[in-house]
RNA sequence: GCCUGGGUAGCUCAGUGGUAGAGCAACUGUUUUGUAAACAGUAGGUCGGGAGUUCGAUCCUCCCCUCAGGCU
Numbered sequence: 001g002c003c004u005g006g007g008u009a010g011c012u013c014a015g016u017g018g019u020a021g022a023g024c025a026a027c028u029g030u031u032u033u034g035u036a037a038a039c040a041g042u043a044g045g046u047c048g049g050g051a052g053u054u055c056g057a058u059c060c061u062c063c064c065c066u067c068a069g070g071c072u
Base pairs, nucleotide, nucleotide: 001071002070003069004068005067006066007065010024011023012022013021018055026042027041028040029039030038048064049063050062051061052060
């Protein structure tokens, strides 16, 4: 330098154009002598940045940043 695949909640990851979700973690409550477990609930997101297409973009197109792998 070229190619491929990733970047979404604190962490691990879903989400193939129509109001962004799960598990774990956190917090609150119930239960308990107390803690853990269990159960119920709450909060947490400029979807890596910018531009474009579209009535509408996490999703499609382009550029950039970054991570992993491959080729030379």